[in-house]
RNA sequence: GGAUAGAGGUCGCGUGUUUCAAGAGUAGACAGCCGGAUGCGCCAGACGCAGAAGAAAGCUGCCGGAAGGGAAACGCGCCGAAAGAAUCCGCCCUCUGGAGGCCGAUUCUUGGGCAUAAGGUGAAGAACCGUAUGACUGUCAUCGCAGGAUGGAGAGCUAUCUGA
Numbered sequence: 001g002g003a004u005a006g007a008g009g010u011c012g013c014g015u016g017u018u019u020c021a022a023g024a025g026u027a028g029a030c031a032g033c034c035g036g037a038u039g040c041g042c043c044a045g046a047c048g049c050a051g052a053a054g055a056a057a058g059c060u061g062c063c064g065g066a067a068g069g070g071a072a073a074c075g076c077g078c079c080g081a082a083a084g085a086a087u088c089c090g091c092c093c094u095c096u097g098g099a100g101g102c103c104g105a106u107u108c109u110u111g112g113g114c115a116u117a118a119g120g121u122g123a124a125g126a127a128c129c130g131u132a133u134g135a136c137u138g139u140c141a142u143c144g145c146a147g148g149a150u151g152g153a154g155a156g157c158u159a160u161c162u163g164a
Stems, first nucleotide, its partner, number of pairs: 001162006009079001012078009028063001030061004038050004042098005082110007090102003111137002114134004119129003139152005
């Protein structure tokens, strides 16, 4: 240097299914009243569609969701598991540009979960994301008889086999 196997656990990581909360008595449908020229297709332009046979907004009645995000249980795949950032290719969103979503590639960052803080995403006081701080935990190094202390990072650590 290479190969194989393995360990971390205050929810280790990802994912699928089911149930539940929230989303929400919201969007929307229908009916009525009012209104009086715009409205809709994310944004701009183009284009298309609806509209004086009455647009939007508002009110009332009656029905009434879903997605993204989350929790729990169970299953599956796993231990750079995976997550995030930047750039790029492709796809979706009517067309072009932007924004957004999805798939993939490359590079970089992060050992792991937890708590707190301000920030971001978010409908959210849920949850997540990065950052900082704190203790904890696994691991290695150094010091120590020891309890332990300090420091490092997964490109690591442990075991076995193996090449020069």
Lysine riboswitch aptamer from a chicken gut metagenome, 164 nucleotides, folded computationally. Its Rfam family is "Lysine riboswitch aptamer". Rfam's curators write: Riboswitches are metabolite binding domains within certain messenger RNAs that serve as precision sensors for their corresponding targets. The sequence is in RNAcentral, with records from MGnify. Its mean pLDDT, the model's own confidence on a scale to 100, is 83.